[in-house]
RNA sequence: UACUUAUCAAGAGCGACCGAGGGAUAGGCCCGAUGACGUCCAGCAACCCCUAAUUUAUUUAGGAAGGUGCCAACUCCUACAGAAUAUUUAUUCUGAAAGAUAAGCG
Numbered sequence: 001u002a003c004u005u006a007u008c009a010a011g012a013g014c015g016a017c018c019g020a021g022g023g024a025u026a027g028g029c030c031c032g033a034u035g036a037c038g039u040c041c042a043g044c045a046a047c048c049c050c051u052a053a054u055u056u057a058u059u060u061a062g063g064a065a066g067g068u069g070c071c072a073a074c075u076c077c078u079a080c081a082g083a084a085u086a087u088u089u090a091u092u093c094u095g096a097a098a099g100a101u102a103a104g105c106g
């Protein structure tokens, strides 16, 4: 870095350090000197993983030592297509695309 599969409505500090931008992209809309973002620690979750059972399965129950991940807002909302309603431009819903994470593979 490409591809495949799965998930994306729940959850998570009143801590320490730092010091100006941050929320992927674009447009919005937000967060931020009452300190955001980031780092450390704490925490959450359970993808890989561990244990037990068994019907050996796309299983069930439990766990958290290790590898990741996450810790404002549904992936913050919309980006493309379709549908419904209201009516000229908006609201809602569904699916895709894009993105994120994990595992596998080249």
Base pairs, nucleotide, nucleotide: 001106003104004103005102006101007100008099013041015040016039017038021031022030023029025079026078027077028076043070044069047067048066049063050062051061052060053059075098080095081094082093083092084091085090